c-di-GMP-I riboswitch aptamer from Desulfarculaceae bacterium JdFR-95, 89 nucleotides, folded computationally. The model forms 95% of the base pairs in the Rfam consensus. It was read from a public genome assembly, where an Rfam model found it. Its mean pLDDT, the model's own confidence on a scale to 100, is 79.
């Protein structure tokens, strides 16, 4: 360097949930938890997904629906980009 990763050693990080804040909200943060992960370490929101507000519009009307348009959230949803622990081949 490329593969591949086991009931291994030796570390990391930590879903749900709860508590405590921040936010209209998705959602974030901090404790506790551990569902898990071999990049769940960094960067990106670019391209695709989802989710959340908000403003038109359509429809007799009403809306949880459709379509537009905007602002945003998810990097633990997938691509992309870098950098790397152990082991074995």
């Nucleotide at each position: 360097c490329u593969c591949a990763g086991a009931c291994a050693a030796a570390g990391c990080c930590a879903a749900a949930c709860c508590c405590g804040u921040c936010g209209u909200g998705a959602g974030g943060c901090g404790g506790g938890g551990g569902c898990g992960g071999a990049a769940a370490g960094c960067c990106u929101a670019c391209g695709g997904a989802u989710c959340u507000c908000c403003c038109g519009u359509g429809c007799a009307g009403g809306g949880u629906u459709g379509g537009g348009g905007g602002a945003g959230a998810u990097g633990g949803c997938c691509g992309g980009g870098u950098u790397g622990c152990c082991u074995g081949a």
NCBI's taxonomy places the organism under Bacteria, Pseudomonadati, Desulfarculia, Desulfarculales, Desulfarculaceae.